[in-house]
The RNA shown here (Bacterial RNase P class A) has 339 nucleotides. The coordinates come from a structure-prediction model, not an experiment, and the mean pLDDT is 76. Its Rfam family is "Bacterial RNase P class A". It is annotated as a ribozyme.

RNA sequence: CAAGUAGGACAAAUGAUCGCGGCUGUUCAUGAACAGGUGAGGAAAGUCCGGGCUCCAUAGGGCAGGAUGCCGGAUAACGUCCGGUGGAGGCGACUCCAAGGCCAGUGCAACAGAAAAGAGACCGCCGCUUAUGCGGUAAGGGUGGAAUGGCAGUGUAAGAGACUACCGCUUCUCUGGCAACAGAGAGGGCUGUGUAAACCCCAUCCGGAGCAAGACCAAACAGAGAGCGACAGGCCGGCCCGGUCUGCUUUCAGGUAGGUCGCUUGAGGUCAUCGGCGACGAUGAUCCUAGACAGAUGAUCAUUCACGACAUAACCCGGCUUAUCGUCCUGCUUGGUUC
Numbered sequence: 001c002a003a004g005u006a007g008g009a010c011a012a013a014u015g016a017u018c019g020c021g022g023c024u025g026u027u028c029a030u031g032a033a034c035a036g037g038u039g040a041g042g043a044a045a046g047u048c049c050g051g052g053c054u055c056c057a058u059a060g061g062g063c064a065g066g067a068u069g070c071c072g073g074a075u076a077a078c079g080u081c082c083g084g085u086g087g088a089g090g091c092g093a094c095u096c097c098a099a100g101g102c103c104a105g106u107g108c109a110a111c112a113g114a115a116a117a118g119a120g121a122c123c124g125c126c127g128c129u130u131a132u133g134c135g136g137u138a139a140g141g142g143u144g145g146a147a148u149g150g151c152a153g154u155g156u157a158a159g160a161g162a163c164u165a166c167c168g169c170u171u172c173u174c175u176g177g178c179a180a181c182a183g184a185g186a187g188g189g190c191u192g193u194g195u196a197a198a199c200c201c202c203a204u205c206c207g208g209a210g211c212a213a214g215a216c217c218a219a220a221c222a223g224a225g226a227g228c229g230a231c232a233g234g235c236c237g238g239c240c241c242g243g244u245c246u247g248c249u250u251u252c253a254g255g256u257a258g259g260u261c262g263c264u265u266g267a268g269g270u271c272a273u274c275g276g277c278g279a280c281g282a283u284g285a286u287c288c289u290a291g292a293c294a295g296a297u298g299a300u301c302a303u304u305c306a307c308g309a310c311a312u313a314a315c316c317c318g319g320c321u322u323a324u325c326g327u328c329c330u331g332c333u334u335g336g337u338u339c
Base pairs, nucleotide, nucleotide: 001335002334003333004332005331006330007329008328009327010326012304013303014302015301016300017299018298020039021038023036024035025034026033027032028031041310045321046320048319049318050317051316052315053210054209055208056207060241061240062239063238065206066205067204068203069202070084071083072082073081074080085099086097087096088095089094100201101200105199106198107195108194109193122141123140124137125136126135127134128133149167150166152164153163154162169188170187171186172185173184174183175182176181214261215260216259217258223252224251225250226249227248228247232246233245234244235243236242268287269286270285271284272283273282274281275280305308
């Protein structure tokens, strides 16, 4: 200097004028004026997970159903995050993994091929036989994703774990580690493969509905039928048990749809110190930073430059995923050049 990789910050800025929402204060008197502070994101998107909060409701057990799936931690919790183990990709920094069990059982593996498990001999090799054929073989070739574990030798009529060394699989013991697991040693049969994001088994976890939840105030109206009735009916996501309440279900017809709260002080932000590899935690200090309700953030001018993308809160918070114009900072890797 170039290319990569991991992380962080910003998201046009400054000034002037006019305009809008809410809060606090003052004045006036029932609605205004003035002053001060404040007012849309890193994803506010998706509604995919987890909760806080409200109600069912006094709050249980089981079945079904769903989710997660290596080990250890963090957290209010999670399917998230951190660290590690094993595996895959990459020269590397690093990235990714739907990562328990096929020795509980049941399935599936098309086509090709002789044969894909109640396994097998197409070509080939060897022996016998005049030929025909018979016997042995699974090392070589063919088919296929996969063919009695792989590779090299001994051996054989030709071969073959038939035997030997190494690897692979598996049993036991020891060492290290909280553990997943790694390493070492002594054996073993030399052995049928894959698939659980197939059904399933195992372990752990899980009530439901949702701010249009729910609470309060005000206003208005009109009833007419049918069914069950404590051995009944309603409620508790589905079912059963159990519990609880005393009325419940349904047809036709009519009235209201207004206001207030919930609504923003929080598992809150920022800074410092300490502990921890880290996620994060503890202590101290400091700050208050949108609460709209057919829905407030705007308009104009001037200057600067990186010329502004994706895109606008509606109960709140922690994550994940997706979209995205660019600028800056830091660590590490690879290559080149110079000293």